Transfer RNA from a Candidatus Pacearchaeota archaeon, 72 nucleotides, folded computationally.
RNA sequence: GCCUGCGUAGCUCAGUGACAGAGCAUCUGUCUUGUAAACAGAGGGUCGAGGGUUUAACUCCCUUCGCAGGCU
Numbered sequence: 001g002c003c004u005g006c007g008u009a010g011c012u013c014a015g016u017g018a019c020a021g022a023g024c025a026u027c028u029g030u031c032u033u034g035u036a037a038a039c040a041g042a043g044g045g046u047c048g049a050g051g052g053u054u055u056a057a058c059u060c061c062c063u064u065c066g067c068a069g070g071c072u
Base pairs, nucleotide, nucleotide: 001071002070003069004068005067006066007065010024011023012022013021018055026042027041028040029039030038048064049063050062051061052060
C1' cells in the first nucleotide's frame, strides 16, 4: 500500500428496513439476627463519526476514525 471482519447499556453480545433488546453487573424492595443466595421491580443508549437513499435506517450506499486479521 491492497483486501476482509468488527465497533450497539458499565462488561459480554443479539437484533440483516418498521417500538433499540438479553445475560451479567448497579440500585430499590421482600426474605434473613446480619451477609450472601433466591424472588419482585427500577434506572442506564446520540447504535464509533459525517453524509446519502427511503414514507421509515443499528440494518442499504459513500466517506471517515479506531481495533483485529490476511496479502505484498
Source information: Model confidence (mean pLDDT): 84 of 100. The sequence was found in a public genome assembly.